[in-house]
Parts: sequence; structure tokens; C1' cells
RNA sequence: CAUGGAUACGUGGGAGAGAGGCUUUUUAACGAGCCCGCCGAAGGUGAAACCGUCCCCGGAAACUCUCAGGCAAAAGGACCCCGUGUUUUUA
Repeated sequence: CAUGGAUACGUGGGAGAGAGGCUUUUUAACGAGCCCGCCGAAGGUGAAACCGUCCCCGGAAACUCUCAGGCAAAAGGACCCCGUGUUUUUA
């Protein structure tokens, strides 16, 4: 110095599922309460695929549970491309 990994920021892309019903304010919508039906890609749980090491044990996924969150738009959104910075690895 180049490459690979990790990480922070910026830009872009980014799915799924009722604009559900009733009550209240209201022309209506939004908001609030209740009821039913659904989604999984913030976060979280797990008796967990897999890994460490055969067991115990530990870690743990885009799996699992739907606690939270979400089911017009907006917002959010795992993950990915690109750019910049930091750090680390190998030759």
C1' cells in the first nucleotide's frame, strides 16, 4: 500500500399482514377504550438448526415464540449495494 473481517456515519433499495367491527368526540378522519382476525425483517424469548469438543457446559440463525412491535399513507424496518472514517488480519 492492496485485499479480507469488524464497526460508525452518509446515500439508495427494502417484505408481510383488516383504511376490520362496536363505543366515545365528530360531517368524516385522526385520537381513546373494547372485541375479533392476521404479520415477522426493530428489540426480545427459546426445550433450538448449527458450532466449540463425545458428554456436561457455553455460544447461537433469516429457525422458534409472537412478549414487544406492526397490518392505507407517513414513520419504522432485518438485510444488501455504494462512499467515507476507525480498527484488525494475511502476504
Model confidence (mean pLDDT): 76 of 100.
The RNA shown here (Glycine riboswitch aptamer) has 91 nucleotides and comes from an uncultured Verrucomicrobiota bacterium.
It was read from a public genome assembly, where an Rfam model found it.
It matches the Rfam family "Glycine riboswitch aptamer". Rfam 15.1 lists 9,425 matches to the family in 5,228 species.